Guanidine-I riboswitch aptamer, 101 nucleotides, folded computationally. The coordinates come from a structure-prediction model, not an experiment, and the mean pLDDT is 83. It was read from a public genome assembly, where an Rfam model found it.
């Protein structure tokens, strides 16, 4: 300098805002309408460096025509900022990027 399964996806979680609900407050037509996320929440978004699962993926071993089984790994990971998308924002996306060891 370069490659990599450093894999998809599901459920959650830290975080995250304010479309919808709900709280609050205000006005009035009294059941609608602005205003409020320096409103704990439902719904919502949601991690490469955060959980677990199940698929796959390796190696070994059963079994063996062959589907298939079983066991074992599937490791490390410091990071901006302008930007962008959605109603908005964010640990979302950019991007395991730039850099920086």
């Nucleotide at each position: 300098a370069a490659a990599a399964a450093a894999g998809u996806u599901u459920u959650c979680u830290a975080g995250g805002g304010u479309u919808c609900c709900g709280c609050g407050g205000a006005a009035u037509u009294u059941a609608u309408u602005c205003c409020g996320g320096a409103c704990a929440g439902g719904u919502c978004c949601g991690a490469g460096a955060g959980a677990a699962a199940a698929c796959g993926c390796a190696a070994a071993g059963g079994a063996c025509u062959a589907a298939c089984c079983u066991u074992u790994g599937u490791a490390c990971a410091c990071g901006g900022a302008a930007g962008g998308a959605u109603a908005a924002a964010a640990a979302c996306c950019a991007g395991g990027g730039a850099g920086a060891u």